Overview: The part of an RNA shown here (large-subunit ribosomal RNA, domain II) has 684 nucleotides and comes from a Limnochordaceae bacterium. The RNAcentral record of the full RNA draws on ENA. The source organism's lineage runs through Bacteria, Bacillati, Bacillota, Limnochordales and Limnochordaceae.
[in-house]
Context: one part of a larger RNA
RNA sequence: GCCGGCGAGUGGCGGUAGGCAGCGAGGGGAAGGGGCAGAAGCUCCGGACCCGGAGGGAAACCGAGUCCGAACAGGGCGACGAGUUGCCUGCUGCCGACCCGAAGCCGGGUGAUCUACCCAUGGCCAGGGUGAAGCCGGGUUAACCCCCGGUGGAGGCCCGAACCACGUGGUCGUUGAAAAGACCUGGGAAGAGCUGUGGGUAGGGGUGAAAUGCCAAUCGAACCCGGUGAUAGCUGGUUCUCCCCGAAAUCGCUUGAGGGCGAGCCUUCCGGGGGACGGUGGCGGAGGUAGAGCACUGAUCGGGUGAGGGGUCGUUACGGCUACCGAUCCCGUUCAAACUCCGAAUGCCGCCAUCGGGUCCGGAGGAGUCAGACGGCGGGGAUAAGCUUCGUCGUCGAGAGGGAACAGCCCAGACCGGCCGCUAAGGUCCCGAAGUGCAGGCUGAGUGGGUAAGGAUGUGGGGUCGCCCAGACAACCAGGAUGUGGGCUUAGAGGCAGCCAUCAUUCAAAGAGUGCGUAAUAGCUCACUGGUCAAGCGGCCCUGCGCCGAAAAUGGAACGGGACUAAGCCUGCCACCGAAGCGCCGGACGGCCCGGAGCACCGGGUCGUGGUAGGGGAGCAUUCCGCUUCCGGCGAAGCCCGAGCGCAAGCCCGGGUGGAGGGGGCGGAAGGGAGAAUGUCGGC
Repeated sequence: GCCGGCGAGUGGCGGUAGGCAGCGAGGGGAAGGGGCAGAAGCUCCGGACCCGGAGGGAAACCGAGUCCGAACAGGGCGACGAGUUGCCUGCUGCCGACCCGAAGCCGGGUGAUCUACCCAUGGCCAGGGUGAAGCCGGGUUAACCCCCGGUGGAGGCCCGAACCACGUGGUCGUUGAAAAGACCUGGGAAGAGCUGUGGGUAGGGGUGAAAUGCCAAUCGAACCCGGUGAUAGCUGGUUCUCCCCGAAAUCGCUUGAGGGCGAGCCUUCCGGGGGACGGUGGCGGAGGUAGAGCACUGAUCGGGUGAGGGGUCGUUACGGCUACCGAUCCCGUUCAAACUCCGAAUGCCGCCAUCGGGUCCGGAGGAGUCAGACGGCGGGGAUAAGCUUCGUCGUCGAGAGGGAACAGCCCAGACCGGCCGCUAAGGUCCCGAAGUGCAGGCUGAGUGGGUAAGGAUGUGGGGUCGCCCAGACAACCAGGAUGUGGGCUUAGAGGCAGCCAUCAUUCAAAGAGUGCGUAAUAGCUCACUGGUCAAGCGGCCCUGCGCCGAAAAUGGAACGGGACUAAGCCUGCCACCGAAGCGCCGGACGGCCCGGAGCACCGGGUCGUGGUAGGGGAGCAUUCCGCUUCCGGCGAAGCCCGAGCGCAAGCCCGGGUGGAGGGGGCGGAAGGGAGAAUGUCGGC
């Protein structure tokens, strides 16, 4: 891992609601006893006791009333007739209470054969080195001290085997040879040394050269058994079928926040029926949002006015001046959730009409839900967030199908069957079903098929201003002068460093000069003018489509692909494809209505049948029991193969195998259905 077996809402006693049944102002009948030869069964006694039949008051107490009260005010709670018992079912309380699961807490015991420390008594430590004290001799001294040589053999001394609960660094090992090792290397090795044997200390206790170390591969409190099925607001698991309905992820409170309780939303039954509820149309209302506005409250830009203030000059007066600030008011311009002279659309409330339905209202039983997600619009945030327990609607959640793939987007809500039809979104060149469809325009970028500020004689459309056959625009030819080298400045400043001024003349026209250039001149050029040519030219604004801006991580990878210049984009039109949508044909089930039968059957009509948590209904199967009826050695159950029936759970038939029990009907009772629990036991 697979296969097989086992494996989870049970029981007792209470409560509550319902179903069925008995009796009924009553209902029940414990223990015990009698009868049935015996009995756990049946029946008859038994009335202790329980519920109901009266309540009110703290109580005395009174009583269809009573309590408060002075009250014959008022008001509170009552009275105006239904219960009770049994069985079954749902839910619930107390119990282990659906099953498995802690870490833990407490009690009583068992452990120091491992290890820590201690006590008693034994054992062990090759070899080598160093050479303390003391002693001897010598030297020396007054004598010591001291020095030298020898001897001596001290030391938690040195090197290094055995030995070591020594384990430094490394390699290997890591389902190991080993639940801590092997090998290389290293530390101690006469000591606080190592070790044998016997003994001692015990769990909030021991022991500890102290790490919370060790106390039998376990230690921030050992192990075993018990309390014990501890508790687990947590995780996991919870077993047959079909049918009807079908949520929530919100509000309030919570030592509350991943849990609860009440409400909301779901379901079942009973009752109700007012036309109650929803959609749409009409009518009538309340309101201060969007927008807008500035009349209020504030904010705000410019101007005018100018009280007041500042500065300054006077000189003190009733002062003067001011390129300063500036209340108020006026004109023009803006802003506001907590501003409003105004003010919608929706929504909300009411009335009338109409349409509609598993609409509405009340009561009772049963729930689940209290982590929501994304999208549109509105709010908060920063016109941030895959942001936001904010609002509203939608979808997912619990929704399959179509749209290339893609919970939350678009289309559309799957009862079943059909080798029929029509459509939606989206599509119609090929992959790949359907137009290489029609008309007009745009794009030339593979834009289409990703993005901004910003940039640009891309290109289409519209507008506006100006120039132009008295000749514009471009090009070419020619002119572009004079006072004058304007004045100033400057070494110089001659149109062209800079400053000031920018006149006048001659002209068809020509700036006291547009740029290049020179040291400064010179030179080139422009404005401006004439000519050649001959018809449009230039500026700006709005707008359609495109261009640049454009760098990312596995591999082309920003159309699903191929490919496409239409098979791209815009406008209009026709046709077709396309889904579990709609239609058609057949079938099933449910609600309501009608008809016939009469309870739950038949026929017809109409509407419906996605579904998680969850509520309700109807069934199938297993084991056993009662009654009944059958089958079986002429072959039961079980098993294998095959045929058939039922929507399904399942049922049934034939053959084979097997070799002794089994089935149907009606009732009853449960150890009553397995794929999941790192389930459990066994096998492989």